The part of an RNA shown here (small-subunit ribosomal RNA, central domain) has 350 nucleotides and comes from an uncultured prokaryote.
[in-house]
Context: one part of a larger RNA
C1' cells in the first nucleotide's frame, strides 16, 4: 500500500461558516464520455506458463501454442453514472398565524450582604483556631443605631427545567438583535449534505493601555504544626479578579462519543405547542410533531455498558491512530509585545 481501527485500549478537528473537491431526490425524452459486448491493429524477442524435442538424466538449449490481464481504432447496447433538455414534490428554503427561551448587544434602575468614613449607646475584651499565637482594642475595638459612600455579585423562584454551533447564559425594566418550535387548503421546485486550506467565534490565566478596586485573594511578610513545613490552619497582603479598547487562542474546549440522511420491539418521567372523544366547557384521557432525561427489547462491546439522543443496520463527506519512552522535545517554518501556540522529526533504548 492494503487491511484493521477511534466512550474507556493510539485515534473525533474547542465550536461554527463556507471555497475547492467528494457525495446526492423523482419522471420522460436526447446523448453516448464512463460502462458493457463483439470485431480489427497493436502489445519486440527473451523471461513466465503448457506440449514436444536436443546434449546419457538435469541445469541448460531448441521448436511450436498459449500468454503478455494494456491500449488505439471501428460496430452494436442504453439499464446504471454522467452530460444536455422539459417535468414533480416527500428533501431543503420562502411566505403567513402562533409559541416557548438565563440566547446575544446596550442603557437605566433596585434591594440583602460586605467594607469603610462621620456621629450616638456603651466600656474591655474582641478575633481566630484541634489547641493557640501572630492580629485588632482605654487614641474606645467586638457589639448596636443612624447616617453616608464604594465595589462587586444577584439568596429565595432553581428545577437529571430553558436557551445556545461550542465557549457559555440566571435582580428587573427599555431598546435593539440571532436562532428555534408548532399548524397552514400557501409559494419555489433539488435551490441539498459533508467541507482540505480560509474566515470567524472561543472559559480559566496570562500580556498592552486607560480607568477601578468592596470582599477574595497568587507571590510576598508573620503566627502555629512539624524532625523538617519554601504546604495543608490562623492574622495580613500586592498583581489579579471589575469596566473600556486590542492581543493571546488554549482546557479533563468531555458525552473523553465528528456532521448529515434512512431504517430497527418498547415502558415511564419532564419542557414547547398542535389534534381529538365525552351533550356543552374545563380537567383527566386518546392522539401528533420537536425538545431534555431514566429504565430496557433485540442487536452490538473485550467487558464495564450502549441500546430510535446506538456504541445496532447501511449510506456519503471530513478528522485522526498504528508499541512504550526520548517527546509534543530539537530543528525548520510561521503566528504572537511577550509568556507562548501551530505545524514536528532522529538518534539512542525498553
Nucleotide at each position: 500500500c492494503u487491511g484493521g481501527g477511534c466512550u474507556u485500549a493510539a485515534a473525533g478537528g474547542g465550536u461554527g461558516c463556507g471555497u475547492a473537491g467528494g457525495c446526492g431526490g423523482u419522471g420522460c425524452g436526447a446523448u453516448a464520455a464512463g460502462u458493457u459486448g463483439g470485431g480489427u491493429g497493436u502489445g519486440a524477442a527473451a523471461u513466465c506458463c503448457c506440449u514436444c524435442g536436443g546434449c546419457u538424466c538435469a541445469a541448460c538449449c531448441g521448436a511450436g501454442g498459449a500468454a503478455c490481464u494494456g491500449c488505439g481504432c471501428c460496430c452494436a447496447a442504453a439499464a446504471c453514472u454522467g452530460u444536455c433538455g422539459u417535468g414533480c414534490u416527500c428533501g431543503a428554503g420562502g411566505g403567513a398565524g402562533a409559541c416557548a427561551g438565563a440566547g446575544g448587544u446596550g442603557a437605566g434602575c433596585g434591594g440583602a450582604a460586605c467594607u469603610u468614613c462621620a456621629g450616638g449607646u456603651g466600656g474591655a475584651g474582641c478575633g481566630g483556631u484541634g489547641a493557640a499565637a501572630u492580629g485588632c482594642g482605654u487614641u474606645g475595638a467586638u457589639a448596636u443605631c443612624u447616617g453616608a459612600a464604594g465595589g462587586a455579585a444577584c439568596a429565595c423562584c432553581c428545577g437529571u427545567g430553558g436557551c445556545g454551533a461550542a465557549a457559555g447564559c440566571g435582580g428587573c425594566u427599555c431598546a435593539c438583535u440571532g436562532g428555534g418550535u408548532c399548524u397552514u387548503u400557501u409559494c419555489u421546485g433539488a435551490c441539498g449534505c459533508u467541507g482540505a486550506g480560509g474566515c470567524a467565534c472561543g472559559a480559566a490565566a496570562g500580556c498592552u493601555a486607560g480607568g477601578g478596586g468592596a470582599g477574595c485573594g497568587a507571590a510576598c511578610g508573620g503566627g502555629a504544626u512539624u524532625a523538617g513545613a519554601u504546604a495543608c490552619c490562623c492574622c495580613g497582603g500586592u498583581a489579579g479578579u471589575c469596566c473600556u479598547a486590542g492581543c493571546u487562542g488554549u482546557a479533563a474546549a468531555c458525552g473523553a462519543u465528528g456532521a448529515g440522511c434512512a431504517c430497527u420491539u418498547g415502558g415511564u418521567c419532564g419542557g414547547a405547542g398542535g389534534g381529538u372523544c365525552c351533550c356543552u366547557c374545563a380537567u383527566a384521557g386518546c392522539u401528533u410533531u420537536c425538545c431534555g432525561g431514566c429504565c430496557g427489547u433485540a442487536g452490538c462491546g473485550a467487558a464495564a455498558g450502549u441500546g430510535u439522543u446506538a456504541a445496532g443496520u447501511g449510506c456519503u463527506c471530513c478528522g485522526c491512530c498504528u508499541g512504550g519512552g526520548g517527546a509534543g522535545u530539537a530543528u525548520g517554518g510561521u503566528c504572537g509585545c511577550a509568556a507562548g501556540g501551530c505545524u514536528g522529526a532522529a538518534a539512542c533504548u525498553c
Its mean pLDDT, the model's own confidence on a scale to 100, is 89. The RNAcentral record of the full RNA draws on ENA. It matches the Rfam family "Bacterial small subunit ribosomal RNA".